[in-house]
């Protein structure tokens, strides 16, 4: 002292599914259990990707469209912050 991260130590998160919410149109989020697994799985929707389509646009018998201003930081970058320290 921290680019990199050990079959170390302390301590953190918690996918799927379950329950259950007078959140939320939905994606999705909260909670409580759980534990696939994560060294930033801690924060932030800048960029790309991806999910939803209330409104709105377009169509129209009615179905099927077509858009983020919604959402996924546990999809990739990028921005910030920070625990430990074998070697």
């Nucleotide at each position: 002292u921290a680019c990199c991260g050990a079959u170390a130590a302390a301590g953190g998160c918690a996918a799927a599914c379950c329950a259950g919410g007078a959140g939320g149109a939905a994606a999705c989020c909260g909670u409580g259990g759980g534990a696939c697994g994560c060294a930033a799985a801690g924060c932030c929707a800048u960029g790309g990707a991806c999910c939803u389509a209330c409104g709105g646009c377009a169509u129209u018998u009615c179905c099927a469209g077509c858009u983020a201003g919604g959402g996924u930081a546990g999809c990739c970058a990028g921005g910030u912050u920070a625990c430990c320290a074998a070697u």

c-di-GMP-I riboswitch aptamer from a Chloroflexota bacterium, 87 nucleotides, folded computationally.
It matches the Rfam family "c-di-GMP-I riboswitch aptamer". Gene Ontology term of the family: cyclic-di-GMP binding.
The model forms 95% of the base pairs in the Rfam consensus.
It was read from a public genome assembly, where an Rfam model found it.
The coordinates come from a structure-prediction model, not an experiment, and the mean pLDDT is 85.
Taxonomically the source falls in Chloroflexota (Bacteria, Bacillati).